[in-house]
RNA sequence: GCCACCGUAGCUCAGAGGCAGAGCAGUUGUUUCGUAAACAACAGGUCGUCGGUUCGAUUCCGACCGGUGGCUCCA
Numbered sequence: 001g002c003c004a005c006c007g008u009a010g011c012u013c014a015g016a017g018g019c020a021g022a023g024c025a026g027u028u029g030u031u032u033c034g035u036a037a038a039c040a041a042c043a044g045g046u047c048g049u050c051g052g053u054u055c056g057a058u059u060c061c062g063a064c065c066g067g068u069g070g071c072u073c074c075a
């Protein structure tokens, strides 16, 4: 330098046009002599950034930023 994939909750990841979810973690409650476990409820997000398309974008398109892998060149 080229190519591919990824970026969504504190963490690991779904969701692929119609106002965003799960598991774990967290908080509260029930249970227990107490803790853990189990069960129930709650909270937690400018969906990497900026534009474009669209009635409507997390989703499609472009650029950029960051990450991972591969190829090539130089040292």
Stems, first nucleotide, its partner, number of pairs: 001071007010024004018055001026042005048064005